[in-house]
Predicted 3D model of a 71-nucleotide RNA (transfer RNA) from Candidatus Berkelbacteria bacterium UBA1384.
RNA sequence: UCCGAGGUCGUCUAAUGGUAGGACGCAAGGUUCUGGCCCUUGUAAUCUUGGUUCGAAUCCAAGCCUCGGAA
Repeated sequence: UCCGAGGUCGUCUAAUGGUAGGACGCAAGGUUCUGGCCCUUGUAAUCUUGGUUCGAAUCCAAGCCUCGGAA
């Protein structure tokens, strides 16, 4: 330099173009003599910039980062 794959809460993982959800974690409360277990509630995300569309995590273009391959 070229080709291919990938990028979503702190972590992991969903979401046929139509309210971004779940688990773990964390916080608060309940329960307990205390702690743990358990229960309830909350917390928090679509890599960036444009385009298409009534509507984009999803489709298109460029870029950034990571991984693999070729030379």

Rfam family: tRNA. Rfam describes the family as follows. Transfer RNA (tRNA) molecules are approximately 80 nucleotides in length.
The coordinates come from a structure-prediction model, not an experiment, and the mean pLDDT is 81.